[in-house]
C1' cells in the first nucleotide's frame, strides 16, 4: 500500500429499507429488624461524520475517520 471485518445505550451486544430493542449497570418501589439475592416500575441513543438513492435510511452507495485482523 492493497484487502477483509467492525463502529448503535455508561458497557457488552441484536437489528441488513417502514420512524431502535436485551442483558448488565443505574435510580426509584415492594418485600426484611437490616443488609444482600430475587421481584417490578423508570431514565438513558442526533445508530462514528459527510453527501446521495428513496416516499421513507441504523439498513442501500460514495468519500473521509477511528478500531481490529490478513499480506507483500
Nucleotide at each position: 500500500g492493497c484487502c477483509g471485518g467492525c463502529g448503535u445505550a455508561g458497557c457488552u451486544c441484536a437489528g441488513g429499507g417502514g420512524u431502535a430493542g436485551a442483558g448488565c449497570a443505574a435510580a426509584g418501589g415492594a418485600u426484611u429488624c437490616a443488609u444482600a439475592a430475587g421481584c417490578c416500575u423508570u431514565g438513558g441513543g442526533u445508530c462514528g461524520g459527510c453527501c446521495g438513492u428513496u416516499c421513507g435510511a441504523a439498513u442501500c452507495g460514495g468519500c473521509c475517520c477511528g478500531c481490529c485482523g490478513g499480506u507483500a